[in-house]
This is a predicted structure of an 86-nucleotide RNA (c-di-GMP-I riboswitch aptamer) from Schnuerera ultunensis.
Of the family's consensus pairs, 95% are formed in the model.
RNAcentral holds the sequence, with entries from Ribocentre.
């Protein structure tokens, strides 16, 4: 430095899913669990994409539509970096 990752060491992190709380919701957090991860680390107005629709505008009516300010880094992306290979 590296577009590389053995059945190797030493740690690590934790899906779903129940329970709680909080939240309109989507998701968050805690416990408990481990499906998997070499970045399952860190970035969310100022890259792509996904997800929700309070309030708000629309609509003859809404359970219909539209659309973030609200979320998702375990989608891709960026950026840091541990061990070992080369």
């Nucleotide at each position: 430095a590296u577009u590389c990752g053995a059945c190797a060491a030493a740690g690590g992190c934790a899906a779903a899913a129940u329970c709680a709380u909080c939240g309109a919701a989507a998701g968050a957090u805690g416990a408990u669990g481990a499906c998997g991860c070499a970045a399952a680390g860190c970035u969310a107005c100022a890259g792509g994409g996904g997800c929700u629709a309070a309030g708000g505008u629309c609509u003859u009516g809404a359970c219909g539509a539209c659309g973030a300010u609200g979320c998702c880094a375990g989608c891709c992306a960026g950026u840091u970096g541990c061990c070992g290979g080369u």